Predicted 3D model of a 323-nucleotide part of an RNA (large-subunit ribosomal RNA, domain IV) from a Syntrophomonadaceae bacterium.

Context: one part of a larger RNA
RNA sequence: UUCAAGUCAAGGGAAUUCGGCAAAAUCGCCCCGUAACUUCGGGAGAAGGGGUGCCUGCGAUAGUGUUUCUUAAUGAAGUGUUAUUGCAGGUCGCAGUAACAAGGGAAACCGGACUGUUUAAUAAAAACAUAGCUGGUUGCAAAUCGGAAACGAUUCGUACAACCGGCGACGCCUGCCCAGUGCCGGUAUCUGAAUGCUCAUUUCAAUGGGUUCAAGGACCGGUAAACGGCGGAGGUAACUGUAACCUUCUUAAGCAAGCGCAAUGCCUUGCCGUUUAAUUGACGGCUUUGCGAACGGCGUAACUAGGUUUCCACUGUCCCUGG
Numbered sequence: 001u002u003c004a005a006g007u008c009a010a011g012g013g014a015a016u017u018c019g020g021c022a023a024a025a026u027c028g029c030c031c032c033g034u035a036a037c038u039u040c041g042g043g044a045g046a047a048g049g050g051g052u053g054c055c056u057g058c059g060a061u062a063g064u065g066u067u068u069c070u071u072a073a074u075g076a077a078g079u080g081u082u083a084u085u086g087c088a089g090g091u092c093g094c095a096g097u098a099a100c101a102a103g104g105g106a107a108a109c110c111g112g113a114c115u116g117u118u119u120a121a122u123a124a125a126a127a128c129a130u131a132g133c134u135g136g137u138u139g140c141a142a143a144u145c146g147g148a149a150a151c152g153a154u155u156c157g158u159a160c161a162a163c164c165g166g167c168g169a170c171g172c173c174u175g176c177c178c179a180g181u182g183c184c185g186g187u188a189u190c191u192g193a194a195u196g197c198u199c200a201u202u203u204c205a206a207u208g209g210g211u212u213c214a215a216g217g218a219c220c221g222g223u224a225a226a227c228g229g230c231g232g233a234g235g236u237a238a239c240u241g242u243a244a245c246c247u248u249c250u251u252a253a254g255c256a257a258g259c260g261c262a263a264u265g266c267c268u269u270g271c272c273g274u275u276u277a278a279u280u281g282a283c284g285g286c287u288u289u290g291c292g293a294a295c296g297g298c299g300u301a302a303c304u305a306g307g308u309u310u311c312c313a314c315u316g317u318c319c320c321u322g323g
Base pairs, nucleotide, nucleotide: 007323008322009321011319012318015317020314028052029051030050031049032048037042039169053091054090055089056088057087058086059085060084061083062082063081064080065079066078067077068076069075070073092096104312105311106310107309108308109307110306111304112303116128117127132167133166134165135164136163137162138161144153145152146151170299171298172297173296175230176229177228180227181226182223183222184221185220186219189218190217191216196211197210198209199208200207231249232248233247234246235245258291259290270286271285272284273283274282275281
C1' cells in the first nucleotide's frame, strides 16, 4: 500500500446505484392505542405513544408455618416466610430489556388464491402441485395399464367407485359457430378384401368373370369445459366531427359481457391527470382493431426469501475521504 474481517466518523442524508446492493436503524416484557379493506376469521405486533435500574415505605392476591381468642370448625385477630403484583416517596447515571439475545415501518400496482413442490452442484419463480369446477370411459370376467401368454396392478374396491383429460380457492360469469378436423350414434341405398358359392378356362392346377359380403368409407344425425373459429364495402344527424340508423356483398358463425399502451401496443417517451424543481418510471383515466371468456374472462380479503413504483425512519451507498 492492497485485500479480508471488524469498528468509529463533523455537516449533509440515496445526491450513490440498473436497483437503498451492502450497512445502519427497529427489536424483549408491560400498559394505552390501532385505519382502509375484508371471505367477518382477519388485516394486527397495523400504525403511533408511554413505562422499564436501585433503595425505602404502604398494600393486594395465592401458597405455607406459627401465636392467641372463640360458638370447636374452620372463623377472627396478630406474627413470619415464599411467589406474583400494585401504589407512593427517594436516589445515581448521557444512557436502567444499560452487556448478550430479540420486527424497520407505511402506501399502491402486477402475478400466483393459500400451506406445499422443483432444476442434488449457476434458476425457488409468475413454473409444478393443490382443494374445488368440469368433460369423457367404465355394470365388474368393468374400463385403463403391464405381459407373447399364464397371469398381474387397479381391487379385501363396485358409479358417493375406478381410470383418462382440461381448468385451478372464493365471488360475478362462461356468449355465438358442428361448415372443416376429430369423436359418438345411425344407416334403406352405394362402395367394400380374402374365404365361400358359381360360371368360364385348364389334363389337373394356376388364372379370369359373376355373386354373397364385415369393419371402414360414402350418406344422415349429434357433439365445442372436443381440436378449433368468431367479416368486408358504401351512405346517413341543421358548425365540424361521429354514426344510434340505412343499403349491399358474404360466412358455419361474424368477438356479445368484461378488460385494455397491459408480463399482451409496432407507431410510443400515445394523449390527459396525479406524483417530481425536473420522471422513457409508477398510479388513475381515455382507448378503433389489442386481449377475450375452463389453452378460462374479469374482480378479489389473506399469503409471498416473487416482480414494479413511492413515502417515513435510518445510515460511509455517496459528497470525500479519514482514524